[in-house]
Context: one part of a larger RNA
RNA sequence: UGACGGGGGCCAGCACAAGAGGUGGAUUAUGUGGUUUAAUUUGAUGCUACGCGGAGAACCUUACCAGGGAUUGAACUGCCAAGAAAGAUCCAGAGAUGGGUCUGUGCCCGAAAGGGAACUUGGACAGAGGUGGUGCACGGCUGUCGUCAGCUCGUGAUGCGAAUUGUCAGGUUAAGUCCUUGAACGAGCGUAACCCUUGUUUUCAGUUGCCCGAAAGGGAACUCUGGAAAAACUGCCGAUGUAAAUCGGAGGAAGGAGAGGAUGACGUCAAGUCAGCAUGCCCCUUAUAUCCUGGGCUACACACGUAAUACAAUGGUCGAGACAGCGAGACGCUACCCCGUAAGGGCACGCUAAUCUCUAAAACUCGGCCUCAAUUCGAAUUGUGUUCUGCAACUCGAACACAUGAAGCCGGAAUCUCUAGUAAUCGCCAAUCAGCUAUGUGGCGGUGAAUACGUUCCCUGGCCUUGUACA
Numbered sequence: 001u002g003a004c005g006g007g008g009g010c011c012a013g014c015a016c017a018a019g020a021g022g023u024g025g026a027u028u029a030u031g032u033g034g035u036u037u038a039a040u041u042u043g044a045u046g047c048u049a050c051g052c053g054g055a056g057a058a059c060c061u062u063a064c065c066a067g068g069g070a071u072u073g074a075a076c077u078g079c080c081a082a083g084a085a086a087g088a089u090c091c092a093g094a095g096a097u098g099g100g101u102c103u104g105u106g107c108c109c110g111a112a113a114g115g116g117a118a119c120u121u122g123g124a125c126a127g128a129g130g131u132g133g134u135g136c137a138c139g140g141c142u143g144u145c146g147u148c149a150g151c152u153c154g155u156g157a158u159g160c161g162a163a164u165u166g167u168c169a170g171g172u173u174a175a176g177u178c179c180u181u182g183a184a185c186g187a188g189c190g191u192a193a194c195c196c197u198u199g200u201u202u203u204c205a206g207u208u209g210c211c212c213g214a215a216a217g218g219g220a221a222c223u224c225u226g227g228a229a230a231a232a233c234u235g236c237c238g239a240u241g242u243a244a245a246u247c248g249g250a251g252g253a254a255g256g257a258g259a260g261g262a263u264g265a266c267g268u269c270a271a272g273u274c275a276g277c278a279u280g281c282c283c284c285u286u287a288u289a290u291c292c293u294g295g296g297c298u299a300c301a302c303a304c305g306u307a308a309u310a311c312a313a314u315g316g317u318c319g320a321g322a323c324a325g326c327g328a329g330a331c332g333c334u335a336c337c338c339c340g341u342a343a344g345g346g347c348a349c350g351c352u353a354a355u356c357u358c359u360a361a362a363a364c365u366c367g368g369c370c371u372c373a374a375u376u377c378g379a380a381u382u383g384u385g386u387u388c389u390g391c392a393a394c395u396c397g398a399a400c401a402c403a404u405g406a407a408g409c410c411g412g413a414a415u416c417u418c419u420a421g422u423a424a425u426c427g428c429c430a431a432u433c434a435g436c437u438a439u440g441u442g443g444c445g446g447u448g449a450a451u452a453c454g455u456u457c458c459c460u461g462g463c464c465u466u467g468u469a470c471a
Base pairs, nucleotide, nucleotide: 001471002470003468004467005466007465008464009463010462011461012460013459015455016454019418020417021416022415023414026309027308028307029306030305031304032303033302034300035299042053043052064295065294066293067292068291069290077126078125079123080122081121082120083119086103087102088101089100090099091098092097107116108115109114129284130283132282133281134280139277140273141272142271143269145267150189151188152187153186154185155184156165157164158163169180170179171178195261196260197259198258200230201229202228203227204226205225206224210219211218212217233255236249237248238247239246240245311411315370316369317368318367319366320365321364327358328357329356332351333350337346338345339344377408382403383402384401385400386399387398388397424447425446426445427444428443429442430441
């Protein structure tokens, strides 16, 4: 000087407390461990692994296993020889692949002969290839402490020196934010601000949007769209204070950071990633590279994590009625009408989208039934019959109809999240995608609470100080 302390002081945080809703019990989905297996490819493992890489494992993906092939190879560059390329079709085979038949002569230079480019086939070798190893050799990127308020430097000063001071003290702040004082004076990376979204108003511009109208047509006030501008600064008033600032008030759409996002200092964990990519070294080279078929990644005495649905009457069910926003659409979204109980099918208008479509929002409101029951709760499981995607749904897809109707009556010890348009609850959209295991993830709007006395205690972090046989 650090680190540590079941030392001290001060401070902050959904850390506790005050509240709301859960998890832990049930069933299912999904990930992981374990076990099993020919293989169940692999990485991630306290917080910071476990609905994580994977924004989509039937084949492909695919890295794993079994079997069948081929060895300059599926893809790349260079050399030689032959043929243009390419297309159609037959046979064998699980396919990879192997064997045959037919059609076919383009482009550039050149009068022609011939040569060249591109592609295919054959050959020899340099060399390809590797999701093989090492994240403890690395780059890049990322997680975490933590959006915590810290981390440093120059000059000066102090000390023999390691170092210290500045960065401390007293206030204040979300903040090393700012103020006052002080052997310090300044500066940098962070903080803040600049950026985006949202809340108010003005102005400009009005089509596909808005208004009037049956339409044609007309209009520019409103809604909205998208460019510009204004607005908030403790600016004003009062109180306290040396000041910074704090408390209260006015006006205002908004008040003291208005709300949210992006933005992550020096560093820590030899944290994660060689399987996104890149890359040193090591290793394989008739195989650890490569093609194909089938299987596996979906197994199942069990254990754990994360979710979905429930256990009901603030509910279930039937009928009728109302109100969103973000988005997506040409290999696409698909209206209306018809058929089907339905999933869906048929026909087909419109739409390259403020125009058309997806699109029905649901919780909600009104009315009827159910009357506390393992039930008209709950939906697992199973049977039968269909639909769709796709070469192909057996292993192993989703959807629909009818039948079946498990467990479950609010969950032990323990434990998680959340402070306002938040929690809770309700539905909608998108990416990936032929289809889907999405109850996931990322967004969007609708309805819309309770509580915070306070900092004694638990946890984490910051500053000062103290002790130390630690570095």
This is a predicted structure of a 471-nucleotide part of an RNA (small-subunit ribosomal RNA, 3' major domain) from a freshwater metagenome. Its mean pLDDT, the model's own confidence on a scale to 100, is 83.